[in-house]
RNA sequence: UUCGGGGCGGAGUGAAAUUCUCCACCGGCGGUGAAAGUCCGCGAGCCGUGUGAGCGGUCGAAUCGGUGCAAUUCCGAUACCGACGGUAUAGUCCGGAUGAAAGAA
Repeated sequence: UUCGGGGCGGAGUGAAAUUCUCCACCGGCGGUGAAAGUCCGCGAGCCGUGUGAGCGGUCGAAUCGGUGCAAUUCCGAUACCGACGGUAUAGUCCGGAUGAAAGAA
C1' cells in the first nucleotide's frame, strides 16, 4: 500500500410484521496431529472511565454414532447460538458504517 462478513424465499395471523408462528437461509480472523459459527484464543459490539490517546470490565452456542494412528474440526444424525439504536418483538431490513478491526498478501 492493497484486501479484509454472510443470510428472509414461501405460507399464516394482523390495521400494521423480511421483526410474531410454521417452513427456509447464513457463519469474521489465528491456532489445534485432520478441514471448526458451538474446542483454545482474537476482533468487532456493549458498559464504565478519560478532553483525548488510552485504561478497566463484559462478551453466545454440541451432543451421539462412524472412519482413522490421529478429527468436540471429516462423514451421518439430531440440536443449539447470534451486539447496539430504529421499527409490530429483527442473526437475515434500515442506521452508526464510503467506519473500525482481528488478520492476510

FMN riboswitch aptamer (RFN element) from a pig gut metagenome, 105 nucleotides, folded computationally. Its mean pLDDT, the model's own confidence on a scale to 100, is 85. The sequence is in RNAcentral, with records from MGnify.